[in-house]
Predicted 3D model of a 76-nucleotide RNA (transfer RNA) from a Bacteroidales bacterium. Rfam family: tRNA. Its family is annotated with triplet codon-amino acid adaptor activity in the Gene Ontology. By type it is a transfer RNA. Rfam's curators write: Transfer RNA (tRNA) molecules are approximately 80 nucleotides in length. It was read from a public genome assembly. NCBI's taxonomy places the organism under Bacteria, Pseudomonadati, Bacteroidota, Bacteroidia, Bacteroidales.
RNA sequence: ACGGGCGUAGCUCAGCUGGUAGAGCAGUGGUCUCCAAAACCAAAGGUCGUGAGUUCGAAUCUUACCUCCCGUGCCA
Numbered sequence: 001a002c003g004g005g006c007g008u009a010g011c012u013c014a015g016c017u018g019g020u021a022g023a024g025c026a027g028u029g030g031u032c033u034c035c036a037a038a039a040c041c042a043a044a045g046g047u048c049g050u051g052a053g054u055u056c057g058a059a060u061c062u063u064a065c066c067u068c069c070c071g072u073g074c075c076a
Stems, first nucleotide, its partner, number of pairs: 001072005007066001010025004019056001028042004049065005
């Protein structure tokens, strides 16, 4: 440099045909306990990598760019 792939909650990941975003774990509060752990309950937590476009409507489609990963190649 070229080609391919990933990017969604603190972490690991879902998200169907475009219809308005979820789970587990962690953390927080509570129940229980002499205390703690475990278990159970509850609430919280999101510019869906960034910008632009299409659309009544975009995590999802188009496009440019960015991070990371893989492969091929170039220079030395």